[in-house]
RNA sequence: GCCCGCAUAGCUCAGUUGGCAGAGCAGUGCUUUCGUAAAGCACGGGUCGGGGGUUCAACUCCCUCUGCGGGCU
Numbered sequence: 001g002c003c004c005g006c007a008u009a010g011c012u013c014a015g016u017u018g019g020c021a022g023a024g025c026a027g028u029g030c031u032u033u034c035g036u037a038a039a040g041c042a043c044g045g046g047u048c049g050g051g052g053g054u055u056c057a058a059c060u061c062c063c064u065c066u067g068c069g070g071g072c073u
Base pairs, nucleotide, nucleotide: 001072002071003070004069005068006067007066010025011024012023013022019056027043028042029041030040031039049065050064051063052062053061
């Protein structure tokens, strides 16, 4: 230099014929217990890496930039 993949909640990741953003763990509260842990129930938490384009509508499609990982020379 060229090619490919990834970027979504605090963490690990789902989410594709474009149509109201999810799970597990973690956190908080409650129940239970003499108390703690475990268990059960409930709750909160996201401008979907940045910018632009297409569209009535974009996490999703297109362009570009950034970061990370891999491959080739």
Annotation
Predicted 3D model of a 73-nucleotide RNA (transfer RNA) from a Candidatus Omnitrophota bacterium. The coordinates come from a structure-prediction model, not an experiment, and the mean pLDDT is 81. Rfam family: tRNA. From the family's description: Transfer RNA (tRNA) molecules are approximately 80 nucleotides in length. By type it is a transfer RNA.